[in-house]
RNA sequence: GGGGCGAACCGGGCCGCCGCCGCACAGGCCGCGAGGUUUGGGCGGAGGAAAGUCCGGGCUCGAUAGGGCGCGACGCCGGUUAACGACCGGGCGCGCGGCCGGAGACGGCCGCGUGACAGACAGCGCAACAGAAAGCGAACCGCCUGGCGCCGCGAGGCGCUCGGUAAGGGUGAAAAGGUGGGGUAAGAGCCCACCGCGUUCGCGGCAACGCGAACGGCACGGCAAGCCUCGUCGCGAGCAAGGCCGAACAGCGGAGGCGCGGCUCGCGCAUCGGAAGCGCCUUCGGGCGACGACGACGUCGGAGGCUUAGGCCGACGACGAUACUCCGCGGGUAGGCCGCGUAAGCGGGAGCGCGAGCUUCCGCGAAGAUGGAUGGCGGCCGCCGCGCAAGCGGUACAGAACCCGGCUUAUAGGUUCGUCCCUUUU
RNA sequence: GCGUUCGUAGCUCAGCUGGAUAGAGCGACGGACUUCGAAUCCGUAGGUCGGGGGUUCGACUCCCUCCGGACGCA
Repeated sequence: GGGGCGAACCGGGCCGCCGCCGCACAGGCCGCGAGGUUUGGGCGGAGGAAAGUCCGGGCUCGAUAGGGCGCGACGCCGGUUAACGACCGGGCGCGCGGCCGGAGACGGCCGCGUGACAGACAGCGCAACAGAAAGCGAACCGCCUGGCGCCGCGAGGCGCUCGGUAAGGGUGAAAAGGUGGGGUAAGAGCCCACCGCGUUCGCGGCAACGCGAACGGCACGGCAAGCCUCGUCGCGAGCAAGGCCGAACAGCGGAGGCGCGGCUCGCGCAUCGGAAGCGCCUUCGGGCGACGACGACGUCGGAGGCUUAGGCCGACGACGAUACUCCGCGGGUAGGCCGCGUAAGCGGGAGCGCGAGCUUCCGCGAAGAUGGAUGGCGGCCGCCGCGCAAGCGGUACAGAACCCGGCUUAUAGGUUCGUCCCUUUU
Repeated sequence: GCGUUCGUAGCUCAGCUGGAUAGAGCGACGGACUUCGAAUCCGUAGGUCGGGGGUUCGACUCCCUCCGGACGCA
């Protein structure tokens, strides 16, 4: 000097013209008023992720005696915090690099990275293929003793067989502690030393855990991001939460009007369905019907019948129109307003803490839309690329929607620090 | 804002209580049959199992994260 990796921070600046949203001010217009509308100049107007919605909390409404079952999340220890699955510090394990000790097994120190890091002697379950044997677990090859047969002069060799053997080979992801020595027919924690592991005790530490000693010959494998066990936490919904105001239509009540009837009263206020190659009536000749026949429903009348004495049923007949208007009430739709910008807020200083962070002082207080503003054009500068130069091209990822703390993902370029590599000079 | 579900060959789908060389139908290509074509028969190719990471001896399957699609509720 160049490059890689990691962490932290920044992530364009200034000016002019036109336009958009919000705030307060002044003027005009409308309104009794609250306020609305318009003009003018002034001030403010996206982010480190505003994103994904993966966690946690504030806030709001609903529910709620207490407990259990179930479900979900989390899970070494301690701390920070409003809270968390986040963050900080520590412990242990694993990986990489460097150094050291030892004959070796292995151990120690430093740095960096990393771990969904409770429990596999509570129980159930899983492990394909390979392999002789795979979960209270094994003799395939090999090795060794004995027996029998064969070969050989012999040493011995070959085959079969009763046994012993986990040192060696081979299979597997995983095979019964490891190294060295003794021992043995051959072997084996069978025995010994060391290493590893486990148990107990002592000491240190708030704890996870560490250190030391004694004991145990070593049995007790893996998977819980399979079921599960233990512990901790969790009520539900979400700003379309929720609160206030509130049309129109419909509903209820009252007043007036109109209609019907048997009129001091009751009911109703343009009732519903619907046909002509069908319907209804009939004296069987025919008649009536979109100027609505016929049927249903409602009101009134009604020969009478039943009755628990309150009422109920009832063929048939009449009517159902130019008919509504006003006031009040509850609800909470359309719509409007609030929630909604002082917030676990931002910047700086001091103190405490290894740190996350805490305490305190000073200053600032900074977007708020609702079809949804934050934009467009031009100039200068900065940065990057190309070019000898003039110059040309580019300038990332992306945009609030109740707010906040994290995590994750996207991100051109730049600055600083750490670390590694290459090159040059001394 | 809250919730559910899917992504496997060119297309439509199986497989997902972990243990295959990941299958089926249609399609594509080659051959046979035919004068030629269709149908039929035989054969062949074709897969980042949406991307990445993890757990495990082993992952299409289990877990986390990202991307894309569909649906439901207020």